[in-house]
RNA sequence: CAGAGUAAAUCUGUGUGCGUUAAGUGUCGUGCGAACGGGGAGUUGUCGUGCGAACGAAAAGAAGCUCUUGCGGUACACAGAUUGCAUCCCGCUG
Numbered sequence: 001c002a003g004a005g006u007a008a009a010u011c012u013g014u015g016u017g018c019g020u021u022a023a024g025u026g027u028c029g030u031g032c033g034a035a036c037g038g039g040g041a042g043u044u045g046u047c048g049u050g051c052g053a054a055c056g057a058a059a060a061g062a063a064g065c066u067c068u069u070g071c072g073g074u075a076c077a078c079a080g081a082u083u084g085c086a087u088c089c090c091g092c093u094g
Stems, first nucleotide, its partner, number of pairs: 001094003008083010018072003027053008038090004059069004
C1' cells in the first nucleotide's frame, strides 16, 4: 500500500399463523435496552421495547359460525439473492 472475514439488514419464494368486528405494519415525540468483522472502543447511525399523539385499509363467494379465494408496507420458520464492520486502534493475508 492492497485485500479477506461478521453480526445484521433488504428483497423474492415456500409453508404455518394473525387480522379483515382493524389488531398489526408505517409516521412523530419521549423513556429504556440491545447488537455492531478475530480483540478493544463505539456514534448524532441501526434494531428492539414501554408510554403518548396523529393518520389509517378490500373484500367476495359458498355456507352456517366454518371453509375457499383475495386483501394487509401483517407475524414466525426455512430457502435463495443482494448489501454489509458509521468510525478509530490493534490483529490476519499478500
The RNA shown here (THF (Tetrahydrofolate) riboswitch aptamer) has 94 nucleotides and comes from a bovine gut metagenome. RNAcentral holds the sequence, with entries from MGnify. Rfam family: THF (Tetrahydrofolate) riboswitch aptamer. From the family's description: Tetrahydrofolate (THF) riboswitch was first reported for Ames et al. as an RNA motif in 5' untranslated (5'-UTR)regions of folate transport and biosynthesis genes in Firmicutes genomes.